A computed fold for a 76-nucleotide RNA from an uncultured bacterium, annotated as transfer RNA.
Its Rfam family is "tRNA". Rfam classes the family as a transfer RNA.
The coordinates come from a structure-prediction model, not an experiment, and the mean pLDDT is 80.
[in-house]
RNA sequence: GCCGCUUUAGCUCAACUGGUAGAGCACCUGAUUUGUAAUCAGGAGGUUACGGGUUCGAUUCCCGUAGGCGGCUCCA
Repeated sequence: GCCGCUUUAGCUCAACUGGUAGAGCACCUGAUUUGUAAUCAGGAGGUUACGGGUUCGAUUCCCGUAGGCGGCUCCA
């Protein structure tokens, strides 16, 4: 340099042909307990990497940029 895959909550990951973005863990509050842990109930947390395009409508399709992973090639 070229090719492929990938980027969604703090972390790990879902989201079935494009139609209201979710789960587990973690966090916060309360209950329970002498207290902690555990358990139970509730809550908060999102520019779906960034910028454009297509569409009535985009996490989903297309283009570009950036980060990550892997492969190939060239030079020294």